[in-house]
């Protein structure tokens, strides 16, 4: 500390999958686990995905694909 991330230091998150429980479903709460992350912190804004209707119109999900916007810990080099 704007960029830039290390065999640092202090800590954070918590994939898969298991219990219990909610939702037609996607999916979510909680506990346990630990793939993994320098934003895996907000945002739901852009594209893309999924779920249930449907083919007029209109909804839900998730965001740890990808862009983008906002705000952050330390500090070798």
């Nucleotide at each position: 500390a704007c960029a830039u991330g290390a065999u640092a230091a202090a800590g954070c998150u918590a994939a898969c999958c298991c219990u219990a429980g909610g939702g037609u479903a996607a999916c979510c709460u909680a506990g346990g686990u630990a793939c993994a992350g320098a934003a895996a912190g907000u945002u739901a804004c852009g594209a893309a995905u999924c779920c249930a209707g449907a083919u007029u119109c209109a909804g839900g999900a998730a965001a740890g694909c990808c862009g983008a916007a906002c705000u952050g810990c330390c500090a070798a080099g």
Description:
This is a predicted structure of a 77-nucleotide RNA (c-di-GMP-I riboswitch aptamer) from Methylobacter sp. Rfam family: c-di-GMP-I riboswitch aptamer. Rfam links the family to the GO term cyclic-di-GMP binding. Of the family's consensus pairs, 89% are formed in the model. Lineage of the source: Bacteria > Pseudomonadati > Gammaproteobacteria > Methylococcaceae > Methylobacter.